[in-house]
RNA sequence: GGGCCGGUGGUCUAGUGGUAGGACGCCACCCUUACGAGGUGGAGGCGGGAGUUCGAUUCUCCUCCGGCCCA
Numbered sequence: 001g002g003g004c005c006g007g008u009g010g011u012c013u014a015g016u017g018g019u020a021g022g023a024c025g026c027c028a029c030c031c032u033u034a035c036g037a038g039g040u041g042g043a044g045g046c047g048g049g050a051g052u053u054c055g056a057u058u059c060u061c062c063u064c065c066g067g068c069c070c071a
Base pairs, nucleotide, nucleotide: 001070002069003068004067005066006065007064010024011023012022013021018054026042027041028040029039030038047063048062049061050060051059
């Protein structure tokens, strides 16, 4: 330098052109003599920019970061 793959709450991960889901963690309450476990509820997320579209996390382009391969 070129090619490919990936980036989703604090962490891990699923997903699709039409309200972004799960697990752990966090907060409150319930339960418990306490803690833990368990139950209910809640806060918190699509790397950045541009384009296409009525609508983009999804499609296209650029860019940043990480990984793999080639030179």